[in-house]
RNA sequence: CGAGUCGGCUAGGCGAUCGCUUUUCACAGCGUAAGUUGUUGAAGGGAGGAAAGUCCGGGCUCCAUAGGGCAGGGUGCCAGGUAACGCCUGGGAGGCGCGAGCCUACGGAAAGUGCAGCAGAAAGGAAACCGCCCGUUCGCACUUGUGUGAGCAGGUAAGGGUGAAAAGGUGCGGUAAGAGCGCACCGCGUAACUGGUAACAGUUGCGGCGAUGGUAAACCCCACUCGGAGCAAGACCAAAUAGGAAUCCGUUAGCUGUGGCCCACAGUGGAUUCGGGUAGGUCGCUACAGGCAGGUGGUGACACCUGUCGCAGAUGAAUGAUCGUCCACGACAGAACCCGGCUUACCGGCCGACUCGUUUU
Numbered sequence: 001c002g003a004g005u006c007g008g009c010u011a012g013g014c015g016a017u018c019g020c021u022u023u024u025c026a027c028a029g030c031g032u033a034a035g036u037u038g039u040u041g042a043a044g045g046g047a048g049g050a051a052a053g054u055c056c057g058g059g060c061u062c063c064a065u066a067g068g069g070c071a072g073g074g075u076g077c078c079a080g081g082u083a084a085c086g087c088c089u090g091g092g093a094g095g096c097g098c099g100a101g102c103c104u105a106c107g108g109a110a111a112g113u114g115c116a117g118c119a120g121a122a123a124g125g126a127a128a129c130c131g132c133c134c135g136u137u138c139g140c141a142c143u144u145g146u147g148u149g150a151g152c153a154g155g156u157a158a159g160g161g162u163g164a165a166a167a168g169g170u171g172c173g174g175u176a177a178g179a180g181c182g183c184a185c186c187g188c189g190u191a192a193c194u195g196g197u198a199a200c201a202g203u204u205g206c207g208g209c210g211a212u213g214g215u216a217a218a219c220c221c222c223a224c225u226c227g228g229a230g231c232a233a234g235a236c237c238a239a240a241u242a243g244g245a246a247u248c249c250g251u252u253a254g255c256u257g258u259g260g261c262c263c264a265c266a267g268u269g270g271a272u273u274c275g276g277g278u279a280g281g282u283c284g285c286u287a288c289a290g291g292c293a294g295g296u297g298g299u300g301a302c303a304c305c306u307g308u309c310g311c312a313g314a315u316g317a318a319u320g321a322u323c324g325u326c327c328a329c330g331a332c333a334g335a336a337c338c339c340g341g342c343u344u345a346c347c348g349g350c351c352g353a354c355u356c357g358u359u360u361u
């Protein structure tokens, strides 16, 4: 200098003016007061790394719940972290990369069931198509026991061919030809020992391996784990109107209707208090598994201690607009109960650690 890997930070800057929302104080109105209200004033706060998707986990709230089991869902190498997790950290195994590093849905196929197109002779406790070999029958040739051709009966999984896969691999021996038939190494299984908390790794012995092919994001088995709904959760205050309950009063009365009027007949109570509950309002609401700095422990995730900071809280729902100026000309996108993660979107810029290559010294 070039190419790359991993981790972290940032997300136009500055100034002016006018708004919006919220908090505190002052002032003013109302009120005995507590307090409350505001065409007022001053000061302060006012979106994100993902506020997003709503995919996991937890807090909080209400409902349900004696205990246990079945069913159903989720998770799935080991250990640790955490409030918890499907997240994170460290480790193991397998795979990819020259490397820094990256990826993994990574329990069980000797409990059972199921599934496997095409090709191929044969595909699950399988198979003889070609080939190879022994024997035998017939034909031909001649050097008369050999060669060759055809058939029959067997042996053979070493070779060819098919397939994703043909039931250990390579080599030597062995054999009629072959074959774990025998042996060595590798693989596989198994036992002991060693190291490790463990996953697992290593060493040694044993087993010739037609024991145990693949598939469990197929059923299934095993282990662990899971109640439901969600802030429109939920709690409180509480008009008008209608209806409800209780008490008191009234009940040949009053009121209304029929009728010209009386009688008559028919219909109808009044007041007070209480509770439910609608509109509306208040709370829940943001102080926290909180941020920052330092220290201690730990490989690390993280934990503990000390100090310090207060950092949106709306409810038709604020966080904006205009202008000036500078530059590298500005992406994805906007809270709605809160928090921990994951995933997805994203113009660029900066920093740190490391790897590979080239050149120069």
Stems, first nucleotide, its partner, number of pairs: 001357010012326007020046007027038004048332001052343002055341005060230004072226005077091005092106001093104004107221002112219002114215002129160002131156003135152008168186006187209001188207008234283004244274006254268005290309008327330001
Molecule: Bacterial RNase P class A
Organism: Halioglobus sp.